c-di-GMP-I riboswitch aptamer from Domibacillus robiginosus, 83 nucleotides, folded computationally. The coordinates come from a structure-prediction model, not an experiment, and the mean pLDDT is 83.

RNA sequence: CUACGCUAAAGGCAAACUUUCCGAAAGGCAAGGACGCAAAGCCACGGGUCUAACGUUUUAAACUAUGACAGCCGGUUACCGAA
Numbered sequence: 001c002u003a004c005g006c007u008a009a010a011g012g013c014a015a016a017c018u019u020u021c022c023g024a025a026a027g028g029c030a031a032g033g034a035c036g037c038a039a040a041g042c043c044a045c046g047g048g049u050c051u052a053a054c055g056u057u058u059u060a061a062a063c064u065a066u067g068a069c070a071g072c073c074g075g076u077u078a079c080c081g082a083a
Base pairs, nucleotide, nucleotide: 004081005080012037013036017032018031019030021028022027035071041076042075043074046073047072048069049068050067055063056062057061
């Protein structure tokens, strides 16, 4: 230094749920709260998933992203240091 993740040390983040606001929705911001996380740090023109407003169609409904998800995989950066 790379790979790797035992023991610790310094720390960090924050699921569900509740409340406020935004949004057509998915979902997001903030406060509380902790299920958990060795990247649960960052990245949306890599894959995948969600929603379907507008639009289209055969108008029951179906399709569709320009919208969203990084705590789905992926890319990238990083604390500590056993084997």

Its Rfam family is "c-di-GMP-I riboswitch aptamer". From the family's description: GEMM was predicted in a large-scale screen for bacterial structured RNA regulatory elements.